[in-house]
RNA sequence: AGCGGAGUGGAGCAGAGGUAGCUCGCGCGGCCCAUAACCACGAUGACGAUGGUUCGAUUCCAUCCUCCGCCA
Repeated sequence: AGCGGAGUGGAGCAGAGGUAGCUCGCGCGGCCCAUAACCACGAUGACGAUGGUUCGAUUCCAUCCUCCGCCA
C1' cells in the first nucleotide's frame, strides 16, 4: 500500500436527519464543629477538516488528517 474500527464539553461515553445529553470532574450555595458523603443551582462542546446531498447534517455520501487493530 490493502481491510476494519474510532475521532462529540477537562475525562469517559450516548445520540444515527429537525439545531446535543448522561456519568465523573469543576464553580458556588446548603447540611456539618469540620471534612467526606449527600442535596440544590450553575458554567463549559456548534460534534477531526474540507466539499457534496437536503428546506435542514453530529447523523447520509466523497476525499483528506489523527489514533487503534488485522494481514503478508